[in-house]
C1' cells in the first nucleotide's frame, strides 16, 4: 500500500528543542497559534484493539478437575495507538428537524 471485519460524541499533558504557520485532502465555516501553536525529543497519563495473566461459567474429554474450546467478568505485564474542538462542523443521499445513512479518513485485528 490492497482486501476484509470491528471502533470512532467517553478518557488522558508537563519539561525540553525549534519558530510560523496549524488544524488529512478541495471549497466554506469555526477554532488553535510569538503568553511559542504544528513538529521532533524525554517523561508522565488514557484506553483496552491483540498477546499474556487472573476468575466464573459452560460444552467436551478424563480414573481423577488439570489441561482445551467458547462466552462473561477483572487487571494492565507486552506490542500497537491515543493523549484541543465529535473523525473541529458542513459538503454527497434521505429528512420539516432531529437525525440517520453514504463517500473519505483514522486505529487495531486477519489475510494474501
Nucleotide at each position: 500500500g490492497u482486501a476484509u471485519c470491528a471502533u470512532c460524541u467517553a478518557g488522558a499533558g508537563c519539561a525540553g528543542c525549534u519558530g510560523a504557520g496549524g488544524g488529512a485532502a478541495c471549497u466554506g465555516g469555526c477554532c488553535c497559534a510569538g503568553u511559542g501553536a504544528c513538529g521532533c525529543u524525554g517523561c508522565g497519563g488514557c484506553a483496552a484493539c491483540c498477546u499474556g495473566c487472573u476468575u466464573u461459567a459452560u460444552a467436551a474429554c478424563u480414573a481423577a478437575g488439570u489441561a482445551u474450546a467458547u462466552a462473561g467478568a477483572g487487571g494492565a505485564a507486552g506490542g500497537u495507538g491515543c493523549u484541543a474542538a465529535g473523525u473541529c462542523c458542513a459538503a454527497c443521499g434521505g429528512g420539516a428537524a432531529a437525525c440517520c445513512g453514504g463517500c473519505a479518513g483514522a486505529u487495531g485485528a486477519u489475510a494474501a

The prediction has a mean pLDDT of 81. SAM riboswitch aptamer (S box leader) from Veillonella criceti, 112 nucleotides, folded computationally. The RNAcentral record of the sequence draws on Rfam.